[in-house]
RNA sequence: GCUCAGGAUGAACACUGGCGGCAUGCUUAACACAUGCAAGUUGGACGGGAAGUGGUGUUUCCAGUGGCAAACGGGUGAGUAACAUGUAAGAACCUACCCUUGGGAGGGGAACAACAACUAGAAAUGGUUGCUAAUACCCCAUAGGCUAAGGAGAAAAGAAGGAAUCCGCCUGAGGAGGGGCUCGUGUCAGAUUAGCUAGUUGGUGAGGCAAUAGCUUACCAAUGCGAUGAUUAGUAGCUGGUCCAAGAGGUUGGUCAGCCACACUAGGACUGAGACACGGCCCAGAAUCUUACGGGAGGCAGCAGUGGGGAAUUUCCUCAAUGGGCGUAAGCUUGACAGAACAAUGCCAUGUGGAGGUAGAAGGCCCGUGGGUCGUGAACUUCUUUUCUCAAAGAAGAAGCAAUGACGUUAUCUGAGGAAUAAAGCAUCGGCUAACUCUAUGCCAACAGCCAUGGUAAGACAGAGGAUGCAAGCUUUAUCCAGAAUGAUUGGGCAUAAAGCAUCUGCAGGUGACUUUUCAAGUCUGCCAUCAAAUCCCAGGGCUCAACCCUGGACAGGCAGUGGAAACUACCAAGCUGGAGUAUGGUAGCGGCAGAGGGAAUUUUUGGUGGAGCAGUGAAAUGUGUAGAGAUUGGAAAUAACACCAAUAGUGAAAGCCCUCUGCUGGGCUGACACUGACACUAAGAGAUGAAAGCUAGGGGAGCAAAUGGGAUUAGAUACCCCAGUAGUCCUAGCCAUAAAUGAUGGAUACUAGGCGUUGUGCGUAUCGACCUGUACAGUGCUGUAGCUAACAUGUUAAGUGUCACACCUGGGGAGUACGUUCACAAGAAUGGAACUCAAAGGAAUUGAUGGGGGCUUGCACAAGUGGUGGAGCAUGUGGUUUAAUUUGAUGCAAAGCGAAGAACCUUACCAGGGCUUGACAUGCCGUGAAUCCUCUUGAAAGAGAGGGAUUCCCUCGGGAACGCGGACACAGAUGGUGCAUGGUUAUCAUCAGCUCAUGCUGUAAGAUGUUGGAUUAAGUCCCACAAUGAGCACAACCCUCAUGUUUAGUUGCCACCAUUGAGUUUGGAACUCUGAACAGACUGCCAGUGAUAAGCCGGAGGAAGGUGAGGAUGACAUCAAGUCAUCAUGCCCCAUAUGCCCUGGGUGACACACAUGCAACAAUGGGCAGGACAAAGGGUCGCGAUCCAGCGAGGGUGAGCUAACUCCAAAAACUAGUCCUCAGUUUUGAUUGUAGGCUGCAACUCACCUGGAUGAAGCCAAAAUUGCUAGUAAUCACCGAUCAGCCAUACGGCGGUGAAUUCAUUCUCGUGCCUUGUACACACCACCUAUCACACUACGGGAGCUGGCCAUGCCCGAAGUCAUUACCUUAACUGCAAGGAGGGCAAUGCCGAAGGUGGGGCUAGUGACUGGAGUGAAGUCAUAACAAGGUAGCCAUACUGGAAGGUGUAGCUG
Repeated sequence: GCUCAGGAUGAACACUGGCGGCAUGCUUAACACAUGCAAGUUGGACGGGAAGUGGUGUUUCCAGUGGCAAACGGGUGAGUAACAUGUAAGAACCUACCCUUGGGAGGGGAACAACAACUAGAAAUGGUUGCUAAUACCCCAUAGGCUAAGGAGAAAAGAAGGAAUCCGCCUGAGGAGGGGCUCGUGUCAGAUUAGCUAGUUGGUGAGGCAAUAGCUUACCAAUGCGAUGAUUAGUAGCUGGUCCAAGAGGUUGGUCAGCCACACUAGGACUGAGACACGGCCCAGAAUCUUACGGGAGGCAGCAGUGGGGAAUUUCCUCAAUGGGCGUAAGCUUGACAGAACAAUGCCAUGUGGAGGUAGAAGGCCCGUGGGUCGUGAACUUCUUUUCUCAAAGAAGAAGCAAUGACGUUAUCUGAGGAAUAAAGCAUCGGCUAACUCUAUGCCAACAGCCAUGGUAAGACAGAGGAUGCAAGCUUUAUCCAGAAUGAUUGGGCAUAAAGCAUCUGCAGGUGACUUUUCAAGUCUGCCAUCAAAUCCCAGGGCUCAACCCUGGACAGGCAGUGGAAACUACCAAGCUGGAGUAUGGUAGCGGCAGAGGGAAUUUUUGGUGGAGCAGUGAAAUGUGUAGAGAUUGGAAAUAACACCAAUAGUGAAAGCCCUCUGCUGGGCUGACACUGACACUAAGAGAUGAAAGCUAGGGGAGCAAAUGGGAUUAGAUACCCCAGUAGUCCUAGCCAUAAAUGAUGGAUACUAGGCGUUGUGCGUAUCGACCUGUACAGUGCUGUAGCUAACAUGUUAAGUGUCACACCUGGGGAGUACGUUCACAAGAAUGGAACUCAAAGGAAUUGAUGGGGGCUUGCACAAGUGGUGGAGCAUGUGGUUUAAUUUGAUGCAAAGCGAAGAACCUUACCAGGGCUUGACAUGCCGUGAAUCCUCUUGAAAGAGAGGGAUUCCCUCGGGAACGCGGACACAGAUGGUGCAUGGUUAUCAUCAGCUCAUGCUGUAAGAUGUUGGAUUAAGUCCCACAAUGAGCACAACCCUCAUGUUUAGUUGCCACCAUUGAGUUUGGAACUCUGAACAGACUGCCAGUGAUAAGCCGGAGGAAGGUGAGGAUGACAUCAAGUCAUCAUGCCCCAUAUGCCCUGGGUGACACACAUGCAACAAUGGGCAGGACAAAGGGUCGCGAUCCAGCGAGGGUGAGCUAACUCCAAAAACUAGUCCUCAGUUUUGAUUGUAGGCUGCAACUCACCUGGAUGAAGCCAAAAUUGCUAGUAAUCACCGAUCAGCCAUACGGCGGUGAAUUCAUUCUCGUGCCUUGUACACACCACCUAUCACACUACGGGAGCUGGCCAUGCCCGAAGUCAUUACCUUAACUGCAAGGAGGGCAAUGCCGAAGGUGGGGCUAGUGACUGGAGUGAAGUCAUAACAAGGUAGCCAUACUGGAAGGUGUAGCUG
């Protein structure tokens, strides 16, 4: 950083749904609207008409004139970022109806509707002529009011028969309530919007208004606003309040209430007290309707309702109540309101029954098969009736004598019926998070808020059973707040995690030492007024409770007024010296700029000497040299840089600054304490400086050296290495403005333990002086306490404790990229996003693993030797191929002469064919028969069929036992799958020396310590040291064999002595050999040296054996999902007339080839022939088989002996002495082939072994590479055994005979152990990981342009309309004798003026061929840049360059 648990909603979706009360209900299209209704009333203002009545009178209704109302009520939130709204003030105003109060109403007149006649038009609507009333209209008089005191101007209305009375009328003054105006202050976000403004700002005159005012106009001035954000673009009605939160605060503005704005879109006025008017008028525009085509009509954002959009309600009842309008009143009207309907939309209340009831029923699920659980749950018994159904009664709301109730078949209440009536669901159950099992599925289908689940045994998907939570609801979705201290005022950070500007100067701003005074702005405090009601809170009350409603109280942080206090801050005034500065005496320094001088080196050049190479590298080559290099030596020139001194030394703000001298110049430190008197700190914007690289112009160019060329290396090598080499590096003048510009640590100030160095200056002490020693200030280092820190670390030079102002950060990537803007000659720099994507990225430390890091140690690991393998032939095994089948497992070391200690049949698991189906095998049941045996037919056999003979044991006589046959069902059976479900067992690391625990100590923790260090050992073996002390498993020892001796026992073994034989054959012997058993022996025990007086090591003595005597058995914690389901056992899955079982034949033995392990060779250290000697350990009665006979031989015949220290297998062979061969494909080798035989066995063709004769292949010591072995070992030589009828055995396991060479030593290869170090690895280097290219998808940028929208603006046109003007036309009231006049109307003209047209702009949206990079994506291509010294240390800035990561140059950093 992401995510969840909480609360909320005008909500919506899914599933489900008993009832009641109270609320709420177009959040979307301010989209378009059919139909009805929503504003009328007044006959007591007026003329008149109509109805009714027989008539008079009277009553009722009404078109029209007149009055009042229609500006309220109701709706909506489009616009509006501003006096719109909230709050607090103000002065220059108006106000119908209402209240209080004063005055008045005298006299006249002329019309116009209605109506009538005629008439236009389709209609809407009119026109002309004529008649008429008024509370309609006009004139005169009079009053108040105005005045420059002359004057101007100017009110009234009546009705009800009369009177009284009442309702009106005109005109003053005051009030209440309402409204207009001004102003302080609060009110979203953007600077990638920084400048805006022309009636704009102010003044004067005039006009205008109810009133102030550039409100309007003429003239004058040029202001006014803005970094405390103007202007501009975006978004938005504001508030009381609502929701969340501990609070601060965040969010929101629906219902209710206050204000504003709007009424199809825009403009305009009229009437009026009030409108620039939702249900009024005029004009323009858009869309709609209608028309007789000429013209007309309307505006639901009122209530219902329709279409559309969408998740979202009835074309309901009544004026009964409350309120409004009109009226004297009765009354009329009111889609306001009051009610009902619909909707679980919300809140609240209530029910779906209570008690008893175990056979723990049936059924479901699970199961270890015993049982458990659903579960007292049900059934059953009994009780009750909230609710429900039916019937009866029945309010309040009604005031004011009566009458008047939409709701209302109401609420409420009584009775009856009946545990039934229609009355329980939804979600979840891997962790977070309460709740677990089975089945099915098999990375599929699905789930999912995050982590994650699912690949054949899923508590995560789906179903079921059970459980948990809430409940007439419950989940999900959407949105808001909380958790989130992840924006931090309360309450965060910035060395290494994101984050201190590269450094400095400094305006604004913010902050600021000590003492005293003034003042009262801030601050504190008392009082007053206000902050509408509702809401929230508290206390009461009313509906049965509650929700809900009513009454009262309290709260209200703000703003305003007024009184007080004076500590602190600010202000005023006066001081002070500590902060700061000035002057002054010293002083150190690679501080800066300029000039002059110097020597060493390098290169070039010139002369001499000299004569073959030089140079370069891991090794080479390119290069250079007999035209004389390199080397050496004399001279000359040029450029750049300044050895030693030299130092965690100096100096500067930083970048940076070192040869010497001179000139000019900045700053620091220190001493004494003279002066100024807070003059200070920080610092947005601004300004200055700013390594290297790079750029422009002109110089310069010795060396070095990007680019480039060549040589190497390499799979390649656009690199590392080498030879050359240009920009550049240097100077002058000017740009650039960035670095790992770093202490990855901004500045100032105060405080908070020390110790040890070092630089500068001063003081004390000391001294002749220099040292020494103590100390103050200013720097610069090491170590370290407290504290702090995630740790590492830091620690008076803080990363500690405080204060002040500034910069910066808010998950990783996209990206320091795009667009815009500013700067730059350019390269580029600065500012700086979003879409999209991931659940992490990151820091420090820990344990491992690992390194082409380091140290120590060890091993047949190398080396030193010796014999092999790899080449040929054959044997065996494996792969591959083939096949009907070639059954199967094992696959680096640690598979491959392995499972298999033995495939002709069997084995056998495979294939073909023939058969069986309770089965070849086990248990249980029934029937039958003893079982068994013999013969025949058929068949390849299995099997099928037929015949014959014989009758067992026990018994309580019922039957039973064993066995065979037949039958039905439970079941058997499987070498079928899964070794990645397992047990057991085994290999391996490795016979390596390790692996752990308890307690203690330590660390926030993972962990550490112990187990590390020194010495030693084969060994974590032992000793010493030590915050460790002890312990366990491994090591060692105990066990077996061999080597020596003693004792004991002597048969089948032995034989010295005494006899004896052909022969230890026999008597005898018990000494010896040997055999069996039991003991002894070896322990660094003894001596000398060494070591630390240790452990131990080295040498020696003695001893059969000496330092583990030799060999074996014995194998820690772990690792490899190592091997094995085909030894066995076993879960799950699968087959069931077949994947089971029986049989015959075949196959496992195939054969182009590849690999592994062996045998036997290539010969003379040999081969052939003949003669002779010496073992050990084994095996044998379905056996070993002597002897004799015949056979060339394998073998055959015979059959003594032996159940074994007795007999047999059995001959040991290398060897020794003799003889032949004489270096050759041979008298080497023996493959292959053919033939003749033998043995085993039903059977020898596929497919055994052995023998005799014949045949006589490759092969003459083996490339790269690779393996065993350290002493009785290697090498070599025979012998035996298991399995087994026989044998493919050259294999395997044992046994003895003969019997070597070498080891200096740990540099290198491989492996192991310990310590340490780095790490971006933890599936742990077979790790991780970067970039291009290719493919797919996604969002974005650019883009010739194209299409919209908005805004302002220039010009044109100019409706309605106000205002102004008018010389045209016209005209009842007044005037005039008349003509006429005053005044009015129409019309015309002018200014302004909406829409429209046109032009160029600005902003913004969509789209666009093509194009650019970016992101994402199980198995693509090319490399391997980074992480280990990552194989050239890495990284930052910059420049050049290359398919790509990258490489190289220059300067810098250590991370």